A computed fold for an 84-nucleotide RNA from a Desulfobacteraceae bacterium, annotated as c-di-GMP-I riboswitch aptamer.

RNA sequence: AUUUGGCUGAGCCAAACCAGGGGCGACCCUGGGACGGAAAGCCGCGGGUCCGGUUGCUAAACGCCGGAUAGCCGGGUUGCCUGU
Repeated sequence: AUUUGGCUGAGCCAAACCAGGGGCGACCCUGGGACGGAAAGCCGCGGGUCCGGUUGCUAAACGCCGGAUAGCCGGGUUGCCUGU
């Protein structure tokens, strides 16, 4: 550097599940634990999925509002090592 890759070496993160805690909920936090990950670092900007409320009214769906998910995809941004 709009860089190649993750060979070497050193490392990093942590799924499911379990325990404790928070939340109406999706889900999140801490500890244990490793399915995996070359950004599985960070950001809710676009899409998807999920939750709550509202509408409607037998009820649901659509619509609208708020929220969750970055390990669903895209995008933005910042890094380690290595090759060029």